[in-house]
């Protein structure tokens, strides 16, 4: 330099172009004599920029970071 892949809450992981879920975790409450366990609720996310579309996490282009391969 070229080609391919990945990027979603704090972590892991889903999502046929049509309300972004689930689990763990943080916090609050309930339960308990106390702790643990258990239950309920809450907080928190589509790497960045542009395009297509009535509508984009999803499709297209570019950028960034990481991984793999070739030279």
């Nucleotide at each position: 330099g070229c080609g391919g892949g990945u990027a979603u809450g704090g972590u892991g992981u889903a999502a046929u172009g049509g309300u972004a879920g689930c689990a763990c975790g943080c916090g609050a409450c309930c339960c308990u004599u106390c702790c643990a366990a258990g239950g309920u609720c809450u907080c928190a996310g589509u790497a960045c920029g542009a395009g297509u579309u009535c509508g984009a996490a999803u499709c297209u282009c570019g950028u960034u970071a990481c991984c793999c391969g070739c030279u």
A computed fold for a 71-nucleotide RNA from Phototrophicus methaneseepsis, annotated as transfer RNA. RNAcentral records the identical sequence in 7 taxa. The coordinates come from a structure-prediction model, not an experiment, and the mean pLDDT is 81. Rfam family: tRNA. The family's RNA type in Rfam is transfer RNA.